RNA sequence: AGGAGCGUAGCUCAAUUGGUAGAGUGAUGGUCUCCAAAACCAUAGGUCGUAGGUUCGAUUCCUACCGCUCCUGCCA
Repeated sequence: AGGAGCGUAGCUCAAUUGGUAGAGUGAUGGUCUCCAAAACCAUAGGUCGUAGGUUCGAUUCCUACCGCUCCUGCCA
């Protein structure tokens, strides 16, 4: 330098081919217990990487950029 993939809750990951963003785990509170753990219940937590475009409507489609991983190549 070229190519491919990925980016969604603190972490790991979904979202059925465009129509109100979810699960597990973690956090907080409660029940239980002498206390804690475990178990159960509830609550909070999201500019869906950034900026544009298409559309009545975008996590989803298009463009550019940013970050990470991998492959190929160049210099040394």
Transfer RNA from a Chloroflexota bacterium, 76 nucleotides, folded computationally. Its Rfam family is "tRNA". The prediction has a mean pLDDT of 82. The sequence was found in a public genome assembly.